[in-house]
């Protein structure tokens, strides 16, 4: 250098054209309890940047970034 796969909430994953983008862990608030904890209830937080195509993109197409991989 080529090629191949990832990149979504702080973690770990799901969604792969159309809905308000979800789920468990994690915070934060509140019931509860003498106090925790555990259990229930709620709460904030997220599409890797830029571009194209589409009516309309996280999803598809390109570039570029990070990061594993296999080849030389």
């Nucleotide at each position: 250098g080529a090629c191949c796969c990832c990149g979504u909430a702080g973690c770990u994953c799901a969604g792969c054209g159309g809905a308000u983008a979800g789920a468990g862990c994690a915070u934060c608030g509140g019931u509860c309890u003498a106090c925790g904890a555990a259990a229930c209830c709620g709460a904030a937080g997220g599409c890797g940047a830029g571009g194209g195509u589409c009516c309309g993109a996280u999803u598809c197409c390109c570039u570029c970034c990070g990061g594993g991989g296999u080849c030389g």
Notes
A computed fold for a 72-nucleotide RNA from Chloroflexi bacterium 13_1_40CM_3_70_6, annotated as transfer RNA. Its Rfam family is "tRNA". By type it is a transfer RNA. The sequence is in RNAcentral, with records from ENA.